Context: one part of a larger RNA
């Protein structure tokens, strides 16, 4: 000097943009944050129409008949997206490389194929237990739910055989026979779906190479431990696991222990080389009241899921039973310190749907805060031998304040009124057209803004609405009178105050920076 996710003191006009629990991963009242299809299904409790009957004529009752749709079965989704930084010195990051050892739901390309029968459960009804949470039985039913045959190979798996070709275990073409294992169907006829098999495209998973804090007042660590066989185990290699053999393996090039820390692009500083950091955003990894298990899945050992154990909280009818904000807001506690229990799904991305369309606390807005950067005002111009009032002096006068005020003229950002007022909106999707051999592909009208009557323009009057902190002994830009007397204080180092204090109060004056200014923290 520079920087900051600051804080504190004293002051504050406005905008844009950006930030905003660093502290207890402490507990958390409330709301919300993951639902979605009826074009899979039984079905019909709720709300609308619609039909009929009744009769007090504006109400009940009947009819899933319509438009729908709670709860149930059934499909995707929930493993994205949104937090946090506990652990973690590790292939966890980071770079670079293998994979001849893997998987891959949706999406894309290509092939073939979708025939045939069953048997149950939930839901409704019936009877019942609990305070509740919840649950028990008996009947009865469906389906894109299970299940069985059949049909099938460029899947698998066994035996046999040829041919290339490599990086050791092998790879890759191919020929035979043997065996295994498929489908769902709706329908408004326009489509949307299922199953097998290939290859892509996405994401994962793994394996090594090199880097990657500190302390030797840690010097010896290790028994699945290091290796091999053979099994099991996984998507997949492998002590991952078992069983048997063998004795190995790692370490002053610092093993083992302990401390301390998410990692990286990237920040800040600096001329660089360095040193320091890892808030914001983007990758990556962990975690999810605390430990532990596995279920389902194309994926998870799952933040808003299951089970068991603790610790804690709530409710209870004492039998017994519920919870999980490190999502968004909020609330208590901690703490020098950190924001609204807002608005939309208008756009952007997700899910789910064939589509309307529905959810979306992601995401876009909006609020609070001078927390940072930036921009913009708080007026411009003329105006004396220089007013008044202040302070000073060598004191009938002089200097400063000072063009400073008064005053004359001007302008009106900005504030206020007053009117008009965006862009982000182009899709979807509806109507209507052209092209086409079916897919399709094009044009052109409509529809659709949360923020917001905002941003912006325009008009009006009128200097009108708007400056202050720190300093002024030296470092260090800025000096004088009073007060006080080593007191009361100052102070960043030096050092200032004991009666003349440019250093301490106060006062004029002046310097510095300004919507700030300065103090303290931390880095460089």
């Nucleotide at each position: 000097g520079g920087a900051u996710g600051a804080a504190c003191g004293c002051u504050a006009g406005c905008g844009g943009c950006a930030g905003g629990c660093u502290u207890a991963a402490c507990a958390c009242a409330u709301g919300c944050a993951a639902g979605u299809c009826g074009a899979g299904g039984g079905g019909c409790a709720g709300c609308a129409u619609u039909a009929g009957u009744a009769c007090u004529u504006g109400u009940a009752c009947u009819a899933g008949a319509u438009g729908g749709c709670g709860a149930c079965c059934g499909g995707c989704g929930c493993a994205c997206g949104g937090g946090u930084g506990c652990g973690u010195a590790a292939c966890g990051c980071g770079u670079a490389u293998g994979c001849a050892a893997c998987c891959u739901a949706c999406c894309c390309u290509u092939u073939a194929c979708u025939g045939g029968a069953g048997g149950a459960u939930a839901g409704c009804c019936c009877a019942g237990a609990g305070a509740a949470a919840u649950u028990u039985g008996g009947a009865u039913u469906a389906a894109u739910g299970c299940c069985c045959c059949a049909u099938a190979g460029u899947a698998u798996u066994a035996u046999a055989g040829a041919a290339u070709g490599g990086c050791a275990u092998c790879a890759c073409u191919u020929u035979a026979u043997a065996a295994u294992u498929a489908a769902a169907c709706a329908u408004u006829u326009a489509u949307g779906g299922g199953u097998a098999a290939a290859a892509g495209a996405u994401g994962g998973c793994u394996a090594u190479g090199c880097g990657u804090u500190c302390u030797a007042u840690u010097a010896g660590c290790u028994a699945g431990a290091u290796g091999g066989u053979a099994a099991g185990g996984u998507a997949a290699c492998g002590g991952c696991u078992u069983a048997c053999c063998a004795u190995g393996g790692c370490a002053a090039c610092g093993a083992u222990a302990g401390a301390u820390a998410g990692g990286g692009g990237u920040c800040c500083u600096g001329a660089g080389a360095g040193g320091g950091a890892g808030a914001u955003c983007c990758c990556c990894c962990a975690c999810a009241c605390u430990g532990g298990u596995a279920c389902u899945g194309a994926g998870a050992c799952a933040c808003g899921g299951a089970c068991c154990a603790g610790a804690c909280u709530c409710c209870u009818a004492c039998g017994g039973g519920a919870g999980g904000c490190a999502g968004c807001a909020g609330u208590g506690a901690g703490g020098a310190a950190u924001a609204u229990u807002g608005g939309a799904c208008a756009a952007u991305g997700g899910a789910g749907g064939c589509a309307a369309c529905u959810c979306u606390g992601a995401u876009c807005c909006a609020g609070c805060c001078a927390u940072g950067c930036c921009g913009c005002g708080u007026g411009c111009a003329g105006g004396a031998a220089g007013a008044c009032g202040g302070c000073c002096c060598u004191a009938u006068g002089g200097g400063u304040u000072g063009u400073a005020a008064a005053c004359u003229g001007c302008u009106u950002u900005u504030a206020u009124a007053u009117a008009g007022g965006a862009a982000g909106a182009a899709a979807c999707c509806u109507u209507u057209c052209c092209a086409u051999g079916a897919g399709u592909g094009g044009a052109a009208a409509g529809c659709u803004g949360a923020c917001g009557g905002u941003a912006c323009u325009a008009u009006a009057a009128g200097a009108a609405u708007a400056a202050g902190g720190a300093c002024c002994g030296g470092c260090u830009a800025a000096c004088u009178c009073c007060g006080u007397g080593c007191c009361a204080g100052c102070a960043g180092c030096c050092g200032c105050g004991g009666u003349a204090a440019u250093a301490c109060g106060g006062a004029g004056g002046g310097u510095c920076c300004g919507a700030g200014c300065g103090u303290u923290a931390u880095c460089c």